Molecule: Glycine riboswitch aptamer
Organism: Gammaproteobacteria bacterium
RNA sequence: CGCCGCGUCACGGGAGAGAUCGAACGGCGGGGGCUCGUGCCCUUCGCGUCGUUCGACGCCGAAGGAGCAACCGCCCCGGAAACUCUCAGGCAAAGGGACCGUCACGCGCAC
Repeated sequence: CGCCGCGUCACGGGAGAGAUCGAACGGCGGGGGCUCGUGCCCUUCGCGUCGUUCGACGCCGAAGGAGCAACCGCCCCGGAAACUCUCAGGCAAAGGGACCGUCACGCGCAC
């Protein structure tokens, strides 16, 4: 120095499951009034649409967490999954996302 191992940053890829229902609040659209106009106010006819919060039922498993185990170490015991559970998280898009790939950096290293 290279290979290899671990960690970090950046970039790329990255699945599954109700855009479910109900209620409240807010924005926008709609309607009415005032005004030269800008604009302001009221309304919600339980009208439409979007967002947030709460509640309800159904579901997912690849943040995290927990459990068992092949196996490994081995005094006691401990470590351990993409399996299991679903506390948390998630079920349009966005975001997140185990894991994989590439570059760079740091540490270690029998040879």